Background:
Predicted 3D model of a 267-nucleotide RNA (Bacterial large signal recognition particle RNA) from a Clostridia bacterium. It is recorded under the gene name ffs. Its Rfam family is "Bacterial large signal recognition particle RNA". Rfam describes the family as follows. The signal recognition particle (SRP) is a universally conserved ribonucleoprotein involved in the co-translational targeting of proteins to membranes. The RNAcentral record of the sequence draws on ENA.
């Protein structure tokens, strides 16, 4: 150094949570990597830390160690020098409602007469009248009495010799109270009543009119200046939450260099 069987080794790995620690089912990441059984009410081990079964390759460019590199993603911390947002405050540069006051700008209105000033009514309050309403009452119609109401009183009664007189019940006819109606009428009482009248009283607030005067009134939006209000927006203040970012910390994954690793036969 060739050959030929073999064995060690590999046939994935890694965060986080759990664990007294390891790995593993499971979740998440890499990415392409034999296959079957077990397993979070957990499984399976002990620092050479999944465990049984089956299979494939093969001592090397493929294993295995160590130094670099490249780094997906996980995880702690910090952030009052970022942003984003949920609570709770505060009432503060501003927005925002409001209220004034000003009269620049725009609009309104005014020589078809503003503001101002005079006078008159109105509007308000009061008494009367007058008229609507309502309610009694009268007037009017109807009704209306066993006997204690009235004419007239059949039949009966009393008197009387008779003519005749005298009470009078029912009946019919009238009427008191009462009851019931009532269109006008006529009294009296009343009002949340009137485009009504007459008087008196008040007032300058508002409406109308007439007159004088003669240019200006108002104050709707804006502008500006002030005052309040309020917690929607903004803002401040705690105080959670998430994002970016820094920093630690772990690490699949690329690449690179350098090292280690057998056994048996034969030539």
């Nucleotide at each position: 150094u060739c050959g030929u069987a073999c064995u060690a080794a590999c046939c994935g790995g890694g965060g986080a949570a759990g664990c007294a620690g390891c790995g593993g089912c499971g979740c998440c990441c890499u990415g392409u990597a034999u296959c079957c059984g077990c397993a979070a009410u957990c499984c399976g081990c002990u620092a050479c830390a999944g465990c049984g079964g089956a299979g494939g390759c093969c001592a090397a460019u493929u294993c295995c160690c160590c130094a670099a590199u490249u780094g997906a993603g996980g995880u702690g911390c910090u952030u009052u020098u970022u942003c984003u947002u949920g609570c709770a405050u505060a009432g503060c540069a501003g927005g925002a409602g409001u209220c004034u006051g000003c009269a620049a700008g725009c609009g309104g209105u005014g020589u078809u007469g503003a503001c101002g000033g005079u006078c008159g009514g109105g509007u308000c309050u009061u008494g009367c009248g007058c008229a609507a309403c309502a309610g009694c009452c009268g007037c009017c119609c109807g009704u209306g009495a066993a006997c204690c109401u009235u004419g007239u009183c059949a039949g009966g009664c009393g008197g009387g010799g008779a003519a005749c007189c005298g009470a009078g019940c029912a009946g019919c006819a009238a009427u008191a109270a009462g009851c019931g109606g009532u269109a006008a009428c006529g009294g009296u009482u009343g009002u949340g009543u009137g485009c009504c009248g007459c008087g008196a009283g008040g007032g300058c607030g508002c409406c109308c009119g007439a007159c004088c005067c003669g240019a200006g009134c108002a104050g709707g939006c804006u502008a500006c200046a002030g005052g309040c209000u309020g917690a929607c927006c903004g803002u401040g203040u705690g105080u959670g939450a998430g994002a970016g970012a820094g920093u630690a910390u772990c690490g699949a994954u690329u690449u690179u260099g350098g090292g280690g690793u057998g056994u048996a036969c034969g030539a």